[in-house]
About this RNA: Predicted 3D model of RNase P RNA and transfer RNA as a complex of 456 nucleotides. The coordinates come from a structure-prediction model, not an experiment, and the mean pLDDT is 77. Rfam match: Bacterial RNase P class A. From the family's description: Ribonuclease P (RNase P) is a ubiquitous endoribonuclease, found in archaea, bacteria and eukarya as well as chloroplasts and mitochondria. It is annotated as a ribozyme.
RNA sequence: GGAGUCGGCCAGGUGAUCGCUGCAUGACUGCAGAGGAAAGUCCGGGCUCCUUCGGACAGGGCGCCAGGUAACGCCUGGGGGGCGCGAGCCCACGGAAAGUGCCACAGAGAACAGACCGCCGGCCUCGGCCGGUAAGGGUGAAAAGGUGCGGUAAGAGCGCACCGCGCGACUGGUAACAGUUCGCGGCACGGUAAACCCCGCCCGGAGCAAGACCAAAUAGGGGAGCGGCGUGACGCCGAGCGUUCCGAAAGGGGCGCAGACGCGUCGCGCACCGUCGGUUCCGAACGGGCUCCCGGGUAGGUCGCUAGAGGUAGUCGGUGACGGCUAUCCCAGAUGAAUGAUUGCCGCUGACAGAACCCGGCUUAUUGCCGGCUCCCGCU
RNA sequence: GCCGGAUUAGCUCAGUCGGUAGAGCACAUCAUUCGUAAUGAUGGGGUCAGGUGUUCGAAUCACCUAUCCGGCACCA
Numbered sequence: 001g002g003a004g005u006c007g008g009c010c011a012g013g014u015g016a017u018c019g020c021u022g023c024a025u026g027a028c029u030g031c032a033g034a035g036g037a038a039a040g041u042c043c044g045g046g047c048u049c050c051u052u053c054g055g056a057c058a059g060g061g062c063g064c065c066a067g068g069u070a071a072c073g074c075c076u077g078g079g080g081g082g083c084g085c086g087a088g089c090c091c092a093c094g095g096a097a098a099g100u101g102c103c104a105c106a107g108a109g110a111a112c113a114g115a116c117c118g119c120c121g122g123c124c125u126c127g128g129c130c131g132g133u134a135a136g137g138g139u140g141a142a143a144a145g146g147u148g149c150g151g152u153a154a155g156a157g158c159g160c161a162c163c164g165c166g167c168g169a170c171u172g173g174u175a176a177c178a179g180u181u182c183g184c185g186g187c188a189c190g191g192u193a194a195a196c197c198c199c200g201c202c203c204g205g206a207g208c209a210a211g212a213c214c215a216a217a218u219a220g221g222g223g224a225g226c227g228g229c230g231u232g233a234c235g236c237c238g239a240g241c242g243u244u245c246c247g248a249a250a251g252g253g254g255c256g257c258a259g260a261c262g263c264g265u266c267g268c269g270c271a272c273c274g275u276c277g278g279u280u281c282c283g284a285a286c287g288g289g290c291u292c293c294c295g296g297g298u299a300g301g302u303c304g305c306u307a308g309a310g311g312u313a314g315u316c317g318g319u320g321a322c323g324g325c326u327a328u329c330c331c332a333g334a335u336g337a338a339u340g341a342u343u344g345c346c347g348c349u350g351a352c353a354g355a356a357c358c359c360g361g362c363u364u365a366u367u368g369c370c371g372g373c374u375c376c377c378g379c380u
Numbered sequence: 381g382c383c384g385g386a387u388u389a390g391c392u393c394a395g396u397c398g399g400u401a402g403a404g405c406a407c408a409u410c411a412u413u414c415g416u417a418a419u420g421a422u423g424g425g426g427u428c429a430g431g432u433g434u435u436c437g438a439a440u441c442a443c444c445u446a447u448c449c450g451g452c453a454c455c456a
C1' cells in the first nucleotide's frame, strides 16, 4: 500500500425571529417535545375483553447441551459438523436397524439388489448360448466400506492385518460429547422427516378500531328459517254437580262443591342452542329465544395514555448473557393528528427514514468516522 | 393502527401431497378470398414478483423483501 474480517461511536451543536403540541400559572411567562431502526408485523410478554375450568381427538410451533430471562423461535457460554491459507463466519443440529411414501432422465440394475461391456469356465452350425463373478469400464446426485496380502478357473470380508464403522465397558465432563486403554461384531439393510410420521416440550381466542363512561339522534322497524316435552304455583275464563228462589212449563237468578279443558306469567327438571373467530366429542359451570338478510340513527367528548420487566452513574457476584445493592433523574402523548421555517457561527459530513397502548428480541433499509485482528506485496 | 389474501406469456386464468409449465384471447407467417373478416394449419413469446436456503432436482417446501387488493367504529 492492497484485500478481507470483527467490534464500537455519532446521527449535528448553539444564538435570533416567526409558528405548532403538552404541562405548570390568575396572568406575564417558563419548561419539555421522534428513532436506531419509530419500519416489516416475524416471534415473545404485559394490559383489556370473551364464564375459559378439566379430559380425549385433532391443529400449530419448537428441537445438540448448560445457563440467562417476565417470556421467547431471543441472548450468552460450551459440544459437534461445514466453509476459508487465515482473522473469522455459517448450521431448522432429535429419530432413516417403528412404519409408509418418493428417488424423474440416463443406466443392465435405484433398495427383500443388479450381468450392458469386460474377466473366467463349458458347449457348439465360430458367432452366439448357458453358468460363475461386483476386482475393472460405462450411466447417474447417489451403484451396497477402503488399502494390502493370501486365496481362486476368474473373483468376492471368502480369510487375515491395518484404517474406518457399530455396540458394550472404563476414564474425563453437570451435560451435549470426547478419549482411546480394553472387549465383541465381518460389517448390520443409501438419500430424503423445510414428505407423511414417531419421540420430547410448549400453546384457549381476539386485539387499544381491545375495553369503560357521558352526551346526541331514530323506525327499540321489516323479512326468512328453527322454536320440544313433563310438572308445580298464581291469575283469567269457567264446563259439570248439589241445594234454594222466581215461574204452569221452557228457562233464569243466588249460594256451596268443583275449580276440568284452554290461555297467560313465573319456577323446576330433561332436551335444545351459545360460551373457539380451524374443528369434533364428553364432563362441570354460566347464560338463553337463536341464526341469517334488508333497513334506521350518530360519527362528539372523557378515561384507557404513559413512572416503566424505566434511564444514568458507581459498586459487588459471574468467563459471559445477566443479576443484586446504593445514589440520582422524570425523558413526547397528538386524535385531521404537534416537534417546523428563515438565517448567523462552529463542525469533515450526511443516508435510511416520522411515535399512535406499552415493553423484550429478530429481520430488513442506511451515511460518515474510529479501532483491533488476519493474509498478500514492497521497502528498511 | 390492527387483521387477512394475491402475484405464472401482452391480457384472463390452469398447474398444490417436488421431476424441468400449459389453455383461451391477442401476435407473426402460410392457406382460403378479387380484397377484408371469419375459418384452418404452423410458429414465436415465460429469470413462474425478487432474493436466500432445504433437496440430486423448487412455480410447488421454508424464511426474508417488494407491489397490489380486501376487511375491522359506535347506538338501537
Base pairs, nucleotide, nucleotide: 001376002375003374004373005372006371007370008369009368012346013345014344015343016342017341018340020033021032022031023030024029035352039363040362042361043360044359045358046357047207048206049205050204053283054282055281056280059203060202061201062200063199064078065077066076067075068074079093080091081090082089083088094198095197099196100195101192102191103190116137117136118133119132120131121130122129123128124127145163146162147161148160149159150158164187165185166184167183168182170179171178172177211303212302213301214300221294222293223292224291225290226289228270229269230268231267232266233265234264235263236262240257241256242255243254244253245252246251272288273287274286275285296455297454298453310329311328312327313326314325315324316323317322381452382451383450384449385448386447387446390405391404392403393402399436407423408422409421410420411419429445430444431443432442433441